[in-house]
Molecule: transfer RNA
Organism: Candidatus Woesebacteria bacterium RIFCSPHIGHO2_01_FULL_44_10
RNA sequence: GGGCGUGUAGCUCAGUGGUUAGAGCGCUUACCUGAUAAGUAAGAGGUCGAUAGUUCGAUUCCAUCCACGCCCA
Numbered sequence: 001g002g003g004c005g006u007g008u009a010g011c012u013c014a015g016u017g018g019u020u021a022g023a024g025c026g027c028u029u030a031c032c033u034g035a036u037a038a039g040u041a042a043g044a045g046g047u048c049g050a051u052a053g054u055u056c057g058a059u060u061c062c063a064u065c066c067a068c069g070c071c072c073a
Stems, first nucleotide, its partner, number of pairs: 001072007010025004018056001027043005049065003053061001
C1' cells in the first nucleotide's frame, strides 16, 4: 500500500428497516441468615465508533473517516 471482517450497558453477546434497544455475568438496594455464600425481588447503567446520505421511519441499508483484528504484498 491492497483486500476482508469486527465496533451495541463495566465484560461477553443477541437484535439485519417499524411502538423511546435486550439477555447472561458483574454492580447497587431490600428480603432471607448469628454472619457470609447461595437464593428471591427491585433498581441503576446505552447519545448502538464518528459524520453525511437513502427512507414516512436507520442499531439495521449506502458512502467516507476512526479504532482494532486477519490475510496478501